[in-house]
RNA sequence: GGGCGGUUAGUUCAGUUGGUUAGAACGCUUGAUUUACAUUCAAGAGGUCAGAGGUUCAAGUCCUCUACCGCCCA
Numbered sequence: 001g002g003g004c005g006g007u008u009a010g011u012u013c014a015g016u017u018g019g020u021u022a023g024a025a026c027g028c029u030u031g032a033u034u035u036a037c038a039u040u041c042a043a044g045a046g047g048u049c050a051g052a053g054g055u056u057c058a059a060g061u062c063c064u065c066u067a068c069c070g071c072c073c074a
Stems, first nucleotide, its partner, number of pairs: 001073007010026004019057001028044005050066005
């Protein structure tokens, strides 16, 4: 230099043919349970969907560029 894949909550990840409230588990906070802790149960907070632009009535999803991570070729 060329090709491919990935980036979504603090972490690990789902998200169907683009279709109308952005989710799960773990973690965190609060409450209940306990003498206390753990476990268990209930509730809650936490997201510019890597960044910018475009297409569309509608974009996490499609297109372009950029950044970062990984793999392959030279």